[in-house]
Context: one part of a larger RNA
RNA sequence: CUGGGCGUAAAGCGCGUGUAGGCGGUUUGGCAAGUCGGAUGUGAAAGCUCCUGGCUCAACUGGGAGAGGUCGUUCGAAACUGCUAGACUAGAGGACGGUAGAGGAAGAUGGAAUUCCCGGUGUAGUAGUGAAAUGCGUAGAUAUCGGGAGGAACACCAGUGGCGAAGGCGGUCUUCUGGGCCGGUCCUGACGCUGAGACGCGAAAGCAUGGGUAGCGAACGGGAUUAGAUACCCCGGUAGUCCUAGCCGUAAACGAUGGGCACUAAGUAGAGGGAAUUACCGAUGUUCUCUCUGCCGUAGCUAACGCAUUAAGUGCCCCGCCUGGGGAGUACGGCCGCAAGGCUAAAACUC
Numbered sequence: 001c002u003g004g005g006c007g008u009a010a011a012g013c014g015c016g017u018g019u020a021g022g023c024g025g026u027u028u029g030g031c032a033a034g035u036c037g038g039a040u041g042u043g044a045a046a047g048c049u050c051c052u053g054g055c056u057c058a059a060c061u062g063g064g065a066g067a068g069g070u071c072g073u074u075c076g077a078a079a080c081u082g083c084u085a086g087a088c089u090a091g092a093g094g095a096c097g098g099u100a101g102a103g104g105a106a107g108a109u110g111g112a113a114u115u116c117c118c119g120g121u122g123u124a125g126u127a128g129u130g131a132a133a134u135g136c137g138u139a140g141a142u143a144u145c146g147g148g149a150g151g152a153a154c155a156c157c158a159g160u161g162g163c164g165a166a167g168g169c170g171g172u173c174u175u176c177u178g179g180g181c182c183g184g185u186c187c188u189g190a191c192g193c194u195g196a197g198a199c200g201c202g203a204a205a206g207c208a209u210g211g212g213u214a215g216c217g218a219a220c221g222g223g224a225u226u227a228g229a230u231a232c233c234c235c236g237g238u239a240g241u242c243c244u245a246g247c248c249g250u251a252a253a254c255g256a257u258g259g260g261c262a263c264u265a266a267g268u269a270g271a272g273g274g275a276a277u278u279a280c281c282g283a284u285g286u287u288c289u290c291u292c293u294g295c296c297g298u299a300g301c302u303a304a305c306g307c308a309u310u311a312a313g314u315g316c317c318c319c320g321c322c323u324g325g326g327g328a329g330u331a332c333g334g335c336c337g338c339a340a341g342g343c344u345a346a347a348a349c350u351c
Base pairs, nucleotide, nucleotide: 003323004322005321006320007305008304012319014201015200016199017198021194022193023192025088026087027086028085029084030083031082033081034080035077036076037075038074039073040072041071042069048066049064050063051062053060091191092188093187094186095185096183097182098181099180103177104176105175106174107173108172109171110154115149116148117147118146119145120144121143125136126135162169163168206247207246210243211242215241216240220236221235222234223233258318259317260316261315262314263313267295268294269293270292271291272290273289274288275287276286277285300307301306324351325350326349333344334343335342336341
């Protein structure tokens, strides 16, 4: 390199938007680049192959034929690919009417609880643990009642539920805003799929500006435990956790499963629409249907486990990635970053 692979053995980029490129629906005409056919030119000699000479063979000699090509020229074919002109509506998109939702941003606001402060009542404990101690408390704690301050998170609803591309999103209200789904008619007429680079988003921790700090809490201090205890347990507690304008760009960023389209048994549950139907309406029920989310399971697949219309089945298109373990996701170089570090990424050596 090829072949073979990528749920768990090595291997799907964390996710999206999209450039080039690759691939691309139905139909008619034209062209003839790809494609196919004919003719012709050329593809030196040697070699291969057949015959002959040589001679014991081989080497070697002479002759003939075929073969060898992403090749040139020319003539032709028009199914397929391509190009071009036109048409279409089944892909895609739009208009219109509905609809569910913790989708996003900003602002406003609510109650419960913790802590702290003030005041009242009240007196000796409280807190904590396996047991304790450190701690707090006669300067009046804990408990309890009233008042106040402030920060953070939103009990129940809550789901095996919903939304989002992923990260993720949960009190309430308002404004702005993205996407999905459903319906039947109309419109555009292939406008599509994927996507190297690129660009954007991207939990937590971390960095950095200015704030904020109730609770929790790396580091740190103390008390225990223990042979020791740089821990697990307890009492404290700084950064941080929160906000603001930025940076970082990672993760078991997981469904450890890239995206799109088509096809391939039943059963069952939930969510959002639509249609029909029953009772007077409604709620609701039943049937059908579209979309989404689970469980089970046939064929098939799989090393097995398992997957199984949400495929890991059957096919096609495009991208990414893997190639024994260690060395190593390291060194060096480059790019990015304030830094921490990130991305790209070896070799010697060794088993």
The part of an RNA shown here (small-subunit ribosomal RNA, central domain) has 351 nucleotides and comes from an uncultured bacterium.